[in-house]
Context: one part of a larger RNA
């Protein structure tokens, strides 16, 4: 010079577009972040309507018959989506390749069935412990919840005889026989669905080579260790575990130790090689108060899920019990230092659900901050008596600040005011109607907008609302005059200062930047 997730000084008129806890993976008050389907059930606490009845004429009872529904049962989600970088130097991640030995909910796409029945159980009820969190007994009931039987392929297994590979054991493939596993209904009649089994997308889970820090003042390390047999276990291969046998296996081409560290895509320098670096955005890993375990399920050993042990907070009636912001906001605390406890679910997604719609602190907007980048602006043109006033000299005068000021003439970005006023939305979904074996296609008309009366556009007004900051001995663009007098100071480095300091401190004046300047730390 460049650069920064930056910090301090001093200064600041405005937009666009990004970017904001690098530190204590410290501890959190409070409110949001994960729900949803009554087209599965059984119902009926809260609301509405409506209908019966009673009167006090708007009010109380009653009717799950109706909108729709707390709570319960049940289905799908909660493994996604968002945080964070502590751990990890090893298949973690890159990056080329496999399946030898694998699973895959919803989706798509084929082929077949959706028969017949049972016995419970939450909710209600009654009764009862407990401050509480939360139980405990009784009775009684549905279900697309559970279990029985039935069917039974191109699914497992098992037997058989064939055909092929093979020296054998055996292995592969079509046939035939036998065994074994299945299912749920709802319905506004339009439709949503359940099961087996193949297939395909997709996600994933094992596997292998090669690359991927530092230290040898770290030189030996290893018993499930290496490796076979057999067995279990897995979705699946494997010492993965387990019994027996062998004694192997890794290491100077650095094993084994320690320290440090999420990796990558890229970012940052430079002419390249190289060096440093992983903040935002993407990808992958790996965490979730700390260890440890599984359990549900297609996926978890699950951030807002259980369970057990710590450590810490909080409630108790002292018996016991709650909780976990590295989600969003927002406090304490640490720090040089990093935002508001907003707004909409309108667009994009996702979850639920035939849909209407719920729900989403993802998102998609506002707010704060010169943090950075970029764009604009603080006017324009004329105008010498070369004005006053600083300053400075060789001083009754010049220079010089300076066309800068005053003055005249314009012009209105921006500023205020008042006026109109988007686009992002219909290409969706939901309705109608039409066509269609089905999958869907057309066609109408209408709904819906946080931002936000923003953005942008027009009129009106008047130069009117906007200029610092650091430097001026050499490097290094920029010079004098007080005042100081090795004092007070200054300093990146060389060095200035002891009475004429272009170096310190002040004027005046110059220089480079400019809504910034400079200082400081860090990197090439």
């Nucleotide at each position: 010079g460049g650069a920064u997730g930056a910090a301090c000084g001093c200064u600041a008129g405005c937009g666009g577009c990004a970017g904001g806890c690098u530190u204590a993976a410290c501890a959190c008050a409070u409110g949001c972040a994960a729900g949803u389907c009554g087209a599965g059930g059984g119902g009926u606490a809260a609301c509405g309507a409506u209908g019966u009845a009673g009167c006090u004429u708007g009010c109380u009872a009653c009717a799950g018959g109706c909108g729709a529904c707390g709570a319960c049962c049940g289905g799908c989600g909660c493994a996604c989506g968002g945080g964070u970088g502590a751990g990890u130097a090893a298949c973690g991640c890159g990056u080329a390749u496999g399946c030898a030995a694998c699973c895959u909910a919803c989706c798509u796409u084929u082929a077949a069935c959706u028969g017949a029945g049972g016995g419970a159980u939450a909710g209600c009820c009654c009764a009862u412990g407990g401050a509480a969190a939360c139980g405990u007994g009784g009775a009684u009931u549905a279900a697309u919840a559970c279990c029985u039987c039935a069917u039974a392929g191109u699914a497992u297994c098992c037997c058989g005889a064939c055909a092929c590979c093979u020296c054998a054991u055996g292995g592969u493939g079509a046939c035939g026989g036998g065994a074994u596993u299945a299912a749920a209904g709802c319905u506004c009649c339009g439709g949503c669905g359940g099961u087996u089994a193949g297939a395909g997308a997709u996600g994933g889970g094992c596997a292998u080579g090669c690359g991927u820090g530092c230290c040898a003042u770290u030189a030996g390390a290893u018993a499930g260790u290496u490796g076979g047999u057999g067995a279990g276990g897995u979705a699946a291969c494997g010492g993965c575990u387990c019994a027996c046998c062998a004694a192997g296996u890794c290491a100077a081409c650095g094993a084994u130790g320690g320290c440090u560290a999420c990796g990558g895509g890229g970012u940052c320098u430079u002419a390249a090689a190289g060096g440093a670096u992983g903040g935002u955005c993407c990808c992958g890993c790996a965490c979730a108060c700390u260890g440890g375990u599984a359990c549900u399920g297609a996926g978890a050993c699950a951030c807002g899920g259980a369970c057990c042990a710590g450590a810490c907070u909080c409630c108790u009636a002292c018996g016991g019990g709650a909780g976990g912001c590295a989600g969003c906001a927002g406090u304490g605390a640490g720090g040089a230092a990093u935002a508001u406890u907003g707004g909409u679910c309108a667009a994009u997604g996702g979850a639920g659900g035939c849909a209407a719609c719920u729900c989403u602190g993802a998102a998609c907007c506002a707010g704060c901050c010169a943090u950075g980048c970029c764009g604009c602006g603080u006017g324009u043109a004329g105008g010498a008596u070369g004005a006053c006033g600083g300053c400075u000299c060789u001083a009754u005068g010049a220079g010089u600040u300076g066309u800068a000021a005053a003055c005249u003439a314009c012009u209105u970005u921006u500023a205020u005011a008042c006026g109109g006023g988007a686009a992002g939305a219909a290409a969706a979904a939901a309705g109608u109607c039409c066509a269609c074996g089905u999958g869907u296609g057309g066609a109408c008309a209408a709904c819906u907008g946080a931002c936000g009366g923003u953005a942008c556009c027009g009129u009106a007004u008047g130069a009117a609302u906007a200029a610092g900051g650091a430097u001026c001995g050499g490097c290094u663009a920029a010079c004098u005059c007080c005042g100081u007098g090795c004092c007070a100071g200054c300093a990146g480095c060389c060095g200035c200062g002891g009475u004429a300091a272009u170096a310190c401190g002040g004027a005046g004046g110059a220089u480079c930047c400019a809504a910034g300047c400079g200082u400081u730390a860090u990197c090439c």